This is a predicted structure of a 327-nucleotide part of an RNA (large-subunit ribosomal RNA, domain IV) from a Saprospiraceae bacterium. It was read from a public genome assembly.

[in-house]
Context: one part of a larger RNA
RNA sequence: UUCGUGGCUAAGGAACUAGGCAAAAUAGUCUCGUAACUUCGGAAGAAGAGACACCACAAAUUGUGGUCGCAGUUAAGAGGCCCAGGCAACUGUUUAACAAAAACAUAGGGCUAUGCAAAAUCGUAAGAUGAAGUAUAUGGUCUGACACCUGCCCGGUGCCGGAAGGUUAAGGAAGGAGGUUAAUCGAAAGGUGAAGCUUUUAACUGAAGCCCCGGUAAACGGCGGCCGUAACUAUAACGGUCCUAAGGUAGCGAAAUUCCUUGUCGGGUAAGUUCCGACCUGCACGAAUGGUGUAAUGAUCUGGGCACUGUCUCAGCCACGAGCUCG
Numbered sequence: 001u002u003c004g005u006g007g008c009u010a011a012g013g014a015a016c017u018a019g020g021c022a023a024a025a026u027a028g029u030c031u032c033g034u035a036a037c038u039u040c041g042g043a044a045g046a047a048g049a050g051a052c053a054c055c056a057c058a059a060a061u062u063g064u065g066g067u068c069g070c071a072g073u074u075a076a077g078a079g080g081c082c083c084a085g086g087c088a089a090c091u092g093u094u095u096a097a098c099a100a101a102a103a104c105a106u107a108g109g110g111c112u113a114u115g116c117a118a119a120a121u122c123g124u125a126a127g128a129u130g131a132a133g134u135a136u137a138u139g140g141u142c143u144g145a146c147a148c149c150u151g152c153c154c155g156g157u158g159c160c161g162g163a164a165g166g167u168u169a170a171g172g173a174a175g176g177a178g179g180u181u182a183a184u185c186g187a188a189a190g191g192u193g194a195a196g197c198u199u200u201u202a203a204c205u206g207a208a209g210c211c212c213c214g215g216u217a218a219a220c221g222g223c224g225g226c227c228g229u230a231a232c233u234a235u236a237a238c239g240g241u242c243c244u245a246a247g248g249u250a251g252c253g254a255a256a257u258u259c260c261u262u263g264u265c266g267g268g269u270a271a272g273u274u275c276c277g278a279c280c281u282g283c284a285c286g287a288a289u290g291g292u293g294u295a296a297u298g299a300u301c302u303g304g305g306c307a308c309u310g311u312c313u314c315a316g317c318c319a320c321g322a323g324c325u326c327g
Stems, first nucleotide, its partner, number of pairs: 002322008011313002015311001020308001028052005037042001039145001053067006068072001080306007087298002092104002108143007120129003146293004151223003156220002158216005165211003171205002175201006183192003224242005251285001252282001263279005
């Protein structure tokens, strides 16, 4: 001199940085005190403030007086707190060894299948699980506490029901055609050719399915365009027209969704691409692929503040360990 691990630091106190990462600070017990909001349980150890050692005497648990120190939870161990927002209700689960989360699960909600030798699943089967259960049960699937709600479309795809008509397999089969030949004709070559057998064709018959008819969206899914119009302007409650199965309702909205975009306005800052509150021009929100709220909860994510600090201005000193150099 370099690195590591600790300790201290004038003045300032986040100016550091993607970000207070790391560090510092807080910390125990008792007393007082404690807001919004709320599902009335909580929030809450909210926040904030004070006391704390030892000795003596009365007591009968607390008082009165005194003593020492810079400092009395004297060392060690022991919550930092507040405000606002997103997401997920919560406790829980997960990528053993780069992800702990907003992902999964969850109670609750819905749809659907299944009447018991159940449906479903494994197995060629026997058999087994379901279940030594019986629709308040079991399987599948979606959503995800709670509050307020969950709009329109059945044209397509799927599923369910229907059976009149169309189409339609194997099978059956009237009839037709070919082969063979008893017979027959012929002098011969050859021709004709019954029954039977056989090859082929085939009217007609013939189930489910499909076509068809209806239902069904907490099934898969979908939820428009153009033009005009009010006595300033602007806008359009209103009208016209085209298309559609139906044209997005309530609520929310530059959002975990907004390209243009650092949208515009307001707040916060001296200064704010983030944040919060609004607006609505929603490129491309939207109602159980749930919509909007929401107390509590969270090693969650985002923004702000108080306290605190070597994160920084800007470095310095010390201890220990390692390296390095010399022996």